[in-house]
RNA sequence: ACUGAAAAAGCUAAACCUAUCGUGAGGUGGGGGCGGAAAGCUACGGGUCUUAUGGGAAGAUCGCCGGGUUGCCUGUA
Numbered sequence: 001a002c003u004g005a006a007a008a009a010g011c012u013a014a015a016c017c018u019a020u021c022g023u024g025a026g027g028u029g030g031g032g033g034c035g036g037a038a039a040g041c042u043a044c045g046g047g048u049c050u051u052a053u054g055g056g057a058a059g060a061u062c063g064c065c066g067g068g069u070u071g072c073c074u075g076u077a
Base pairs, nucleotide, nucleotide: 001076002075004073011036012035016031017030018029019028020027021026034063040069041068042067044066045065046064047061048060049059050058051057
């Protein structure tokens, strides 16, 4: 520098159950483990979703895709 076939030190944790917060999409803690090589971080572009108040607004989602940014291990050179 490239790579993610296999493996591993370790990491993360879908559905579902549960407590709690929220109008809601959803968030957080506990259980759980479908998965993940950035499923770390970032709402920057697109997508999707929500809204009691209906807006030209306000939100949610980074485990939908892309961008930006940081990084572990393995293999090859």